[in-house]
A computed fold for an 82-nucleotide RNA from a Methylococcaceae bacterium, annotated as c-di-GMP-I riboswitch aptamer. NCBI's taxonomy places the organism under Bacteria, Pseudomonadati, Gammaproteobacteria, Methylococcales, Methylococcaceae. Of the family's consensus pairs, 100% are formed in the model. Its Rfam family is "c-di-GMP-I riboswitch aptamer". Its family is annotated with cyclic-di-GMP binding in the Gene Ontology. The coordinates come from a structure-prediction model, not an experiment, and the mean pLDDT is 86.
RNA sequence: UCAUGACAAAGCCACACUUACUGAAAAGUAAGGUCGGAAAGCUACGGGUCUUGUAGUGUUACGAGAUAGCCGAGCCGCCAUU
Numbered sequence: 001u002c003a004u005g006a007c008a009a010a011g012c013c014a015c016a017c018u019u020a021c022u023g024a025a026a027a028g029u030a031a032g033g034u035c036g037g038a039a040a041g042c043u044a045c046g047g048g049u050c051u052u053g054u055a056g057u058g059u060u061a062c063g064a065g066a067u068a069g070c071c072g073a074g075c076c077g078c079c080a081u082u
Base pairs, nucleotide, nucleotide: 003081004080005079012037013036017032018031019030020029021028022027035069041075042074043073045072046071047070048067049066050065051064052063053062054061055060
């Protein structure tokens, strides 16, 4: 450095739900909470899904936003082992 996550060890994050705030909404932030996670660390680049605007009137076009705990991809990273 790569691979692996069986054996440990130190830790980490925080689903659902509740409360408050922000937002038109999806959803996000904070606190509580702990379903789970070897990247459940970061990044909206590709796809998917969700919210939404304008035009069209037929199944479309052009946007805006969200989702990283949907999948892929990129970058960084603890320990142990072959």